[in-house]
Molecule: c-di-GMP-I riboswitch aptamer
RNA sequence: UGAAUGAAAGGGCAAACCUGUCGAAAGACAGGGACGCAAAGCUACAGGGCCUGAAAAGGCAGCCAGUUUCCAAC
Repeated sequence: UGAAUGAAAGGGCAAACCUGUCGAAAGACAGGGACGCAAAGCUACAGGGCCUGAAAAGGCAGCCAGUUUCCAAC
């Protein structure tokens, strides 16, 4: 220096579920909690996909994608 790799160390995030609040719902937020995660960081009309809704519209980044990126055996 590199990523198509993830041994080590230190740190990070936090599914289900429970409680509270908001919402018609999907779902979101806060606290508890850890199934997992090397991007489970960020991005949601103007990429695809999925969920809710009669519709208008709302939501999901822990589905793919885009973008940035810590440490390191090697």